[in-house]
Molecule: transfer RNA
Organism: Acidimicrobiales bacterium
RNA sequence: GCCGCCAUAGCUCAGUGGGAAGAGCGCAGCCUUGGUACGGCUGAGGUCCCCGGGUCGGCUCCGGGUGGUGGCU
Numbered sequence: 001g002c003c004g005c006c007a008u009a010g011c012u013c014a015g016u017g018g019g020a021a022g023a024g025c026g027c028a029g030c031c032u033u034g035g036u037a038c039g040g041c042u043g044a045g046g047u048c049c050c051c052g053g054g055u056c057g058g059c060u061c062c063g064g065g066u067g068g069u070g071g072c073u
Base pairs, nucleotide, nucleotide: 001072002071003070004069005068006067007066010025011024012023013022019056027043028042029041030040031039049065050064051063052062053061
């Protein structure tokens, strides 16, 4: 220098034929216990990396950028 993949909650990651953002863990509260642990229930927490484009409508499509990762030279 060229090519591919990835970027979504504090962490690890789903999601999509464009139409209301999710799980597990973690965190908070409650139930349970004499108390703790385990277990159960409920809840909080998000600029879906950034900019632009087309669309009635974008996490999703198109273009450009940034970061990470792998391959080739």